[in-house]
Context: one part of a larger RNA
RNA sequence: GGACGAACGCUGGCGGCAGGCCUAACACAUGCAAGUCGAACGAGAAGCGGGUCUUCGGACCCGUGGAGAGUGGCGAACGGGUGAGUAACGCGUGGGUAUCUACCCUUUGGUGGGGGACAACCGCUGGAAACGGCGGCUAGUACCGCAUAAGCCCUUUUGGGGAAAGCUUUAUGCGCCAAAGGAUGAACCCGCGUCGGAUUAGCUAGUUGGUGGGGUAACGGCCUACCAAGGCGACGAUCCGUAGCUGGUCUGAGAGGAUGAUCAGCCACACUGGGACUGAGACACGGCCCAGACUCCUACGGGAGGCAGCAGUGGGGAAUAUUGGACAAUGGGGGCAACCCUGAUCCAGCCAUGCCGCGUGAGUGAAGAAGGCCCUAGGGUUGUAAAGCUCUUUCACCCGUGAAGAUGAUGACGGUAGCGGGAGAAGAAGCCCCGGCUAACUCCGUGCCAGCAGCCGCGGUAAUACGGAGGGGGCUAGCGUUGUUC
Numbered sequence: 001g002g003a004c005g006a007a008c009g010c011u012g013g014c015g016g017c018a019g020g021c022c023u024a025a026c027a028c029a030u031g032c033a034a035g036u037c038g039a040a041c042g043a044g045a046a047g048c049g050g051g052u053c054u055u056c057g058g059a060c061c062c063g064u065g066g067a068g069a070g071u072g073g074c075g076a077a078c079g080g081g082u083g084a085g086u087a088a089c090g091c092g093u094g095g096g097u098a099u100c101u102a103c104c105c106u107u108u109g110g111u112g113g114g115g116g117a118c119a120a121c122c123g124c125u126g127g128a129a130a131c132g133g134c135g136g137c138u139a140g141u142a143c144c145g146c147a148u149a150a151g152c153c154c155u156u157u158u159g160g161g162g163a164a165a166g167c168u169u170u171a172u173g174c175g176c177c178a179a180a181g182g183a184u185g186a187a188c189c190c191g192c193g194u195c196g197g198a199u200u201a202g203c204u205a206g207u208u209g210g211u212g213g214g215g216u217a218a219c220g221g222c223c224u225a226c227c228a229a230g231g232c233g234a235c236g237a238u239c240c241g242u243a244g245c246u247g248g249u250c251u252g253a254g255a256g257g258a259u260g261a262u263c264a265g266c267c268a269c270a271c272u273g274g275g276a277c278u279g280a281g282a283c284a285c286g287g288c289c290c291a292g293a294c295u296c297c298u299a300c301g302g303g304a305g306g307c308a309g310c311a312g313u314g315g316g317g318a319a320u321a322u323u324g325g326a327c328a329a330u331g332g333g334g335g336c337a338a339c340c341c342u343g344a345u346c347c348a349g350c351c352a353u354g355c356c357g358c359g360u361g362a363g364u365g366a367a368g369a370a371g372g373c374c375c376u377a378g379g380g381u382u383g384u385a386a387a388g389c390u391c392u393u394u395c396a397c398c399c400g401u402g403a404a405g406a407u408g409a410u411g412a413c414g415g416u417a418g419c420g421g422g423a424g425a426a427g428a429a430g431c432c433c434c435g436g437c438u439a440a441c442u443c444c445g446u447g448c449c450a451g452c453a454g455c456c457g458c459g460g461u462a463a464u465a466c467g468g469a470g471g472g473g474g475c476u477a478g479c480g481u482u483g484u485u486c
Base pairs, nucleotide, nucleotide: 001486002485003484004483006482007481008480009479010478013358014357015356016355017354018353019351020350021316026314027313028312030311031310032309035074036073037072040071041070047064048063049062050061051060052059053058081269082268083267090194091193092192093191094190095189096188097187099186100185104182105181106180107179108178109177110176111175112146114144115143121136122135123134124133125132126131152161153160154159166174167173195241196240197239202232203231204230207229208228209227210226211225212224213223214222244266245265246264247263248259249258250257251256271292272291273290274289275288294305295304296303297302322348324347325346326345330344331342332341333340334339361391362390363389364388371382372381373380374379395427397422398421399420400419401418405413430475431474432473433472434471435456436455437454441470442469443468444467445466451458452457
């Protein structure tokens, strides 16, 4: 000198763009953050219309209606958060294959005929609740056989095995099954690279390899039985400490050093530990089971919960925001669609946290006014500075108009940006420094005191170094200080 997710002190006009718990992966009240489909299915509340009966309270039936549930499908494995763990094929880079891939695209073939249940519902019943139990009825794109099998799978040379679902507004509709290919995504393997410590030198028993078997989508000690005795290590194994990695960011002429906030890619995690289920995909943040700690409810028998989602609270801390608006746009899920959902996202709010832009007026004005300060008492300086005179109106303010962003409709932002008009210099300057380094000097006070200080050093009676004042220098809506880093 540069940089910062900064903080602190003093000060503070406006706008644009960005950023905003670095600490306790501490604990969390409340609300919201993942649903959707009636064009898969059975049933069906309120309301409305009509009818019958009526003790005029209403009851029942039919139609319409479609709430809230239930079966079923797809989604919930994305999106969003965090950085605890991890020194590892985790990441980066370059290769590889023994693999899977819902939805999407292309192509081929098929979509026949049956069956038995279970929710919802009804009845009975347990429980304080959470939630159940028993019996009975029922539909389907739910479930199960049968048939069929080009291609598919297994054995092998002719054998065996296995599929489907219909709906509808009726047509270039939406689906379903099998197979091949693609696309996308994922899995696994390998070479190289990836912090410090040797005051860590030996480490290893599924350990290293083989055979048989099991398991997986798939290779493999991945697992298991047996056999062999190997494998790694000074080119640093093992152990300990620290740490998410990268594109990048900061600095530097570069080499390098430091760093990994925001944005983007990958990884890991979701109260702590373990486990599997479902599924194309999870060993699953807002799913399940077990154990633990903690919190809450309880009728003491038993239950409920997980903000490292968005806001918000307590706590910690030098320190970091609103319990806001909208799905208008972009994107995502579901749906034929209409549409619904979306704290993703787009916006708004708060904060000089940063960067950038603008303003706080312009011209003229010497009796060089008054006042202040200094003085050799002559004067000098503040200083064209002010006043005065003549103008202008950016920004802010008031009135009006009013977008683009949206494509036929649809705008949260927003009566916003912009534009037109109006008034009036009107509403808008501070901070640090002045001994040398380092740009800027005098007076007063103080008297090794009070204090200053980045280094050298100032202060003990004339202090340009302390405190005040006048003056000056620097930067400017900021200026200084502290911290970290080059």

About this RNA:
Small-subunit ribosomal RNA, 5' domain from an uncultured Alphaproteobacteria bacterium, 486 nucleotides, folded computationally.